[in-house]
Molecule: c-di-GMP-I riboswitch aptamer
Organism: Hydrogenibacillus sp.
RNA sequence: GCACGAUAAAGGCACACCGCCCGAAAGGGUGGGCCGCAAAGCCGUGAGCCUAAGGCGAUGCGCUAUGGCUGUCUGGCUGCCGAA
Numbered sequence: 001g002c003a004c005g006a007u008a009a010a011g012g013c014a015c016a017c018c019g020c021c022c023g024a025a026a027g028g029g030u031g032g033g034c035c036g037c038a039a040a041g042c043c044g045u046g047a048g049c050c051u052a053a054g055g056c057g058a059u060g061c062g063c064u065a066u067g068g069c070u071g072u073c074u075g076g077c078u079g080c081c082g083a084a
Stems, first nucleotide, its partner, number of pairs: 004082002012037002017032006035071001041077003046073002048069003054064004
């Protein structure tokens, strides 16, 4: 240095839920909260999933992303520490 990840050390983030705001919705932001996470830091490649404003249709319904999710997997970039 790379790989790897411990009943180590110093820290970090923040699920669900609640308040407020944005949004048609999915969802996002923010404050609280703390289930968990060795990348649960950043990006969004390939998938997968969610929503359906608008549009289309055979119109009590169905389809569709240009909208989203990555704490869904995969992929890329970067990083703290140093036992086996």